This is a predicted structure of a 76-nucleotide RNA (transfer RNA) from Pseudomonas sp. PLMAX. Lineage of the source: Bacteria > Pseudomonadati > Gammaproteobacteria > Pseudomonadaceae > Pseudomonas.
Order: sequence, then structure tokens, then C1' cells
RNA sequence: GGGUCGUUAGCUCAGCUGGAAGAGCAGUGGACUUUUAAUCCAACGGUCGGGGGUUCGAGCCCCUCACGACCCACCA
Repeated sequence: GGGUCGUUAGCUCAGCUGGAAGAGCAGUGGACUUUUAAUCCAACGGUCGGGGGUUCGAGCCCCUCACGACCCACCA
């Protein structure tokens, strides 16, 4: 330098054919318990990596940038 894949909640990850975002864990409050743990219940938590474009409508499609993983090439 070229290519492929990835970036979504604090963490690990879903999200099908574009119709507008979820789970588990963690944390918070409560129930239970002598207390803790475990279990159960509830609520909370999101610029969907940044920017731009297409579209009535974008997590999803297109361009670009950043970061990460892998492969190839080049130099030495």
C1' cells in the first nucleotide's frame, strides 16, 4: 500500500427484507433472610464510533475518516 470483517447500554452480544433499538451480566431500589449470599420483582441505563449522502423513513444502503482483528503485497 491492497483486501475482508468488526465498532450498538458500564461489560459481552443480538437486531432477518430499510418502518425507527433489545437480551444476559453488572450497577440501583424493593421482597425474602437474624445478616450476607442465592432467588424473585421493579425501574433505570443508547449522539447505534465521527462526518456527509440516498430515501417519506437509515443500526441496516453509498462515500469518507478514526480505531481494532486477520490475510496479502512491498521495503529492509